[in-house]
Predicted 3D model of an 87-nucleotide RNA (c-di-GMP-I riboswitch aptamer) from Anaerobacillus isosaccharinicus.
The sequence is in RNAcentral, with records from Rfam and Ribocentre.
It matches the Rfam family "c-di-GMP-I riboswitch aptamer". Rfam links the family to the GO term cyclic-di-GMP binding.
The model forms 95% of the base pairs in the Rfam consensus.
RNAcentral records the identical sequence in 2 taxa.
Its mean pLDDT, the model's own confidence on a scale to 100, is 87.

């Protein structure tokens, strides 16, 4: 140097809550906060999960199956980029 793999060091990002703001919702965004993560950077190509504004099925209605074009990358897998370095 490469890959694979995680002792130790510098250090990184933040779950749930709680406030403010947007959203039909599921959610996001900021401050704050730390459950934890070697990818808990990043991307919806596949899979899977959430949510139904808007289509739309039943219904006299009140509601109401179904549907993503929306969301989840802290749900997996794939891509792709990264810091130190004992065994």
């Nucleotide at each position: 140097c490469c890959a694979a793999u995680g002792a130790a060091a510098c250090g990184g990002c933040a779950a749930a809550c709680u406030u403010a703001c947007u959203g039909a919702a599921a959610g996001g965004u900021a401050a704050g906060g730390a459950c934890g993560c070697a990818a808990a950077g990043c991307u919806c190509c596949a899979g899977a999960c959430c949510u139904a504004c808007a289509g739309g099925u039943a219904g006299a209605a009140a509601u109401u199956a179904c549907u993503a074009u929306g969301g989840u990358g802290g749900c997996u897998g794939a891509g792709u980029u990264a810091c130190c370095a004992a065994a």